[in-house]
RNA sequence: CGGGCAGUAGCUUAGCCUGGUAAAGCGCCUGCUUCGGGAGCAGGAGACCGGUGGUUCGAAUCCACUCUGCCCGACCA
Numbered sequence: 001c002g003g004g005c006a007g008u009a010g011c012u013u014a015g016c017c018u019g020g021u022a023a024a025g026c027g028c029c030u031g032c033u034u035c036g037g038g039a040g041c042a043g044g045a046g047a048c049c050g051g052u053g054g055u056u057c058g059a060a061u062c063c064a065c066u067c068u069g070c071c072c073g074a075c076c077a
Base pairs, nucleotide, nucleotide: 001073002072003071004070005069006068007067010026011025012024013023020057028044029043030042031041032040050066051065052064053063054062
């Protein structure tokens, strides 16, 4: 320098190809149960999708640039 992959809730991932207002598990909160805890049951909160811009009626999804991490190649020695 060129190419590829990944970045989404506290954590681990799905959703992206085929655009239509984000899902699951664990964790967290409340209640029931218990002397208390754990387990179980019921309910609930939590992410605008790495960043900026563009396309579109509409973008996590498409396009451009860019940041971080990893991998491959090239170059140099």
The RNA shown here (transfer RNA) has 77 nucleotides and comes from a Paracoccaceae bacterium.
RNAcentral records the identical sequence in 2 taxa.
Its Rfam family is "tRNA". Rfam describes the family as follows. Transfer RNA (tRNA) molecules are approximately 80 nucleotides in length.
The prediction has a mean pLDDT of 82.
NCBI's taxonomy places the organism under Bacteria, Pseudomonadati, Alphaproteobacteria, Rhodobacterales, Paracoccaceae.